The prediction has a mean pLDDT of 76.
Predicted 3D model of a 292-nucleotide RNA (Bacterial RNase P class A) from a Bdellovibrionales bacterium.
The organism belongs to Bdellovibrionales, within Bacteria.
A source record names the gene rnpB.
The model forms 96% of the base pairs in the Rfam consensus.
Its Rfam family is "Bacterial RNase P class A". It is annotated as a ribozyme. Its family is annotated with tRNA processing, ribonuclease P activity and dimeric ribonuclease P complex in the Gene Ontology. Rfam's curators write: Ribonuclease P (RNase P) is a ubiquitous endoribonuclease, found in archaea, bacteria and eukarya as well as chloroplasts and mitochondria.
RNA sequence: AAGCGGGGGUGGGUGACUGCUUUCAAAUUUUGAAAGAGGAAAGUCCGGACUCCUUAAGGCAGCAUAAAGAGAGAAAUCUCUUCCACCUUUUAGGUGAGGACUAGUGGAACAGAAAGUAUGUCCAGAGUAAGUUUCUUACUGCUGGAGUGAAAUCAGCUAAACUCUAUGUGGAGCAAGAUCAAAUAAGAAAGUGCAUCGCCUAUGCUUGACUUUCGGGUUGAUCGCAAAGAUGAAUAGUCACCAAGGUUUUUUAUAAACUGAACAGAAUCCGGCUUAUAACCCCUGCUCUUUU
Numbered sequence: 001a002a003g004c005g006g007g008g009g010u011g012g013g014u015g016a017c018u019g020c021u022u023u024c025a026a027a028u029u030u031u032g033a034a035a036g037a038g039g040a041a042a043g044u045c046c047g048g049a050c051u052c053c054u055u056a057a058g059g060c061a062g063c064a065u066a067a068a069g070a071g072a073g074a075a076a077u078c079u080c081u082u083c084c085a086c087c088u089u090u091u092a093g094g095u096g097a098g099g100a101c102u103a104g105u106g107g108a109a110c111a112g113a114a115a116g117u118a119u120g121u122c123c124a125g126a127g128u129a130a131g132u133u134u135c136u137u138a139c140u141g142c143u144g145g146a147g148u149g150a151a152a153u154c155a156g157c158u159a160a161a162c163u164c165u166a167u168g169u170g171g172a173g174c175a176a177g178a179u180c181a182a183a184u185a186a187g188a189a190a191g192u193g194c195a196u197c198g199c200c201u202a203u204g205c206u207u208g209a210c211u212u213u214c215g216g217g218u219u220g221a222u223c224g225c226a227a228a229g230a231u232g233a234a235u236a237g238u239c240a241c242c243a244a245g246g247u248u249u250u251u252u253a254u255a256a257a258c259u260g261a262a263c264a265g266a267a268u269c270c271g272g273c274u275u276a277u278a279a280c281c282c283c284u285g286c287u288c289u290u291u292u
Base pairs, nucleotide, nucleotide: 002287003286004285005284006283007282008281009280010279012242013241014240015239016238017237018236020036021035022034023033024032025031026030038263042274043273045272046271047270048269049268050173051172052171053170055202057201058200059199060198062169063168064167065166066165067082068081069080070079071078072077083098084096085095086094087093099164100163104162105161106158107157121146122145123144124143125142126140127139128138129137130136131135177223178222179221180220187214188213189212190211191210192209193205194204195203245259246258247257248256249255250253
């Protein structure tokens, strides 16, 4: 110098005019002041605060997690060290589908006689029975080899195959929910005990309540709600200058000209994870070349 890896930061500024929302103070339909969208606001994936369902009690099912050790944290999760597996210029590093195959059930093309309590294709030996010219016939996987295949020992592989083990775990969600107002048709019929996924137990309520079908009325206001707090959804537009950076030119200089910012837009709040991102900056590591 070139290429690559890991971590972090910023992600435009100033002024004027016009416009919008909220709050405050005056004022009488206007004036003034202050504030006004992110590192991810996105995805709605995980956890929690908070709200409601009687209790959120116990159990089953379901769901989630899974190497060893330590630390942070409310949890979710994250960080570091070590081991293992895979990926990679086999380097820095990245990813984790990292508990269990003697609890059980399954799966493995083709080839091969046969893919699992076995079986017996080929060769040699051995044993038993019968015949009998010491040889033959039948049986026995009993012993040692060969062949096919990744695998032929009551074997090994496979659990993002079903499953088992250990640990954890109520449900629904701000369109949660609370209060007020208004209107309607003491609405009708059927069923049953009900209680926020399913089942059981306890517990609470229990001629009330709940569920389903048909039909009618209402679609409003306030709160929940915040140092932005809207509710069809504001947080902006124009002009000028500066400007990170980039491109071009030649007089090679603190030069000139041109251009000029990606992804993107709060909706109950907080902590994470994942995804998108122009341009620039900082820290650190690896490979290889050259020089000293």